[in-house]
Context: one part of a larger RNA
RNA sequence: CGUACGAAACUUGAGGGAUUUUCUCUUUAGUACGAGAGGAUUUGGAGGGACGUACCUCUGGUGUUCCUGUUGUCUCGUCCGAGGCAUCGCAGGGUAGCUACGUACGGUAUGGAUAAGUGCUGAAAGCAUAUAAGCACGAAGCCAGUCCCAAGAUUAGGUUUCGUUGGACGCAAGUCCGAGAGUCCCCUGGUAGACCACCAGGUUGAUAGGCUGGCGAUGUACGGCGAGUUAAUCGCUUCAGUUGACCAGUACUAACGGACGAACG
Numbered sequence: 001c002g003u004a005c006g007a008a009a010c011u012u013g014a015g016g017g018a019u020u021u022u023c024u025c026u027u028u029a030g031u032a033c034g035a036g037a038g039g040a041u042u043u044g045g046a047g048g049g050a051c052g053u054a055c056c057u058c059u060g061g062u063g064u065u066c067c068u069g070u071u072g073u074c075u076c077g078u079c080c081g082a083g084g085c086a087u088c089g090c091a092g093g094g095u096a097g098c099u100a101c102g103u104a105c106g107g108u109a110u111g112g113a114u115a116a117g118u119g120c121u122g123a124a125a126g127c128a129u130a131u132a133a134g135c136a137c138g139a140a141g142c143c144a145g146u147c148c149c150a151a152g153a154u155u156a157g158g159u160u161u162c163g164u165u166g167g168a169c170g171c172a173a174g175u176c177c178g179a180g181a182g183u184c185c186c187c188u189g190g191u192a193g194a195c196c197a198c199c200a201g202g203u204u205g206a207u208a209g210g211c212u213g214g215c216g217a218u219g220u221a222c223g224g225c226g227a228g229u230u231a232a233u234c235g236c237u238u239c240a241g242u243u244g245a246c247c248a249g250u251a252c253u254a255a256c257g258g259a260c261g262a263a264c265g
C1' cells in the first nucleotide's frame, strides 16, 4: 500500500514444514520344522540406545561482589573498626536466571489407494489359465491421520462486537471548528527482545524503583560483659548480623505530555 466505510477480537485452512529410528529380554516355545545339531514365522508384555521437544521440582554446574574466612600492602592521625589494590587477591558456600550430567514427554495406533508378489471366479481356446469382463489381499514407500506455520490464498475467505455524519460561513460546490470506536508517538517496564516487534502498565494506577514483611543464602555481626601469661583467642548477649535478581504488601519517587482517526475514493 492492497484486501471498496473505519476499527477490535476470534477463527477456517488452499498451501508449506516437522516427525518417520533401532536394540535386547521375556510369553507363545525349546513348540512348528529337523535324523540330530539347531531352531522360528506369529501374538502379548517389559526394558534400553541414539535423536528430538519442553522444563528447572529433584541431582549437579555456573552464579565478577549475596554471605563468610584469610594473606600482603596502603588509607581513614593512633587503638578498635572499616575501606582500596593484588585474576572476583585467594579460599569455603550460594538465591534468581541460564543450563545437563537432571526431569517429563515423543516416533505410534488406525483407515484408503497401490508396487513387487499372492489369490477367487472365468472365457477367448469344451481343457488349462490370478485377466480378457469382474472380485480379493499385499510394504519402513504414496494419500490421510499427529504437531507447527499459514488469507499478499491479489481467488486477499468467515464470524462476533464497537463506531461517525454536530456547529459556523456560503445560493451551491465547499471551507473551517468540534466530537468520535480505536490507534500511534511518548513515558514506567519485562513472561519479550540485535533493531523493530510482542507482552504488562500509564494516577479510575502496583509498571519499575524505594520502603516494610517473607522465602532462600551465609553462618552467630559491631559494641558491651565475663574468662584468658590480661596475648592470641573463647563464652554470653545471638540460629545473630548482613543479604542481587525470588514472593507479597504499600502511591513515598517516576509513568509528564502530544497526535492521528470512518461512506467519492
Base pairs, nucleotide, nucleotide: 001152005163006162007161008160009159010158011157015149016148017147018146021049022048023047024046025045026044033038051106052105053104054103055102059100060099061098062097066093067092068091069090070089071086072085073084074083075082076081110144111143112142117137118136119135120134166177167176168175169174182260183259184258185257186202187201188200189199190198207254208253209252210250211249212248213247214246216243217242218241223237224236225235226234227233
Large-subunit ribosomal RNA, domain VI from a metagenome, 265 nucleotides, folded computationally. Its mean pLDDT, the model's own confidence on a scale to 100, is 86.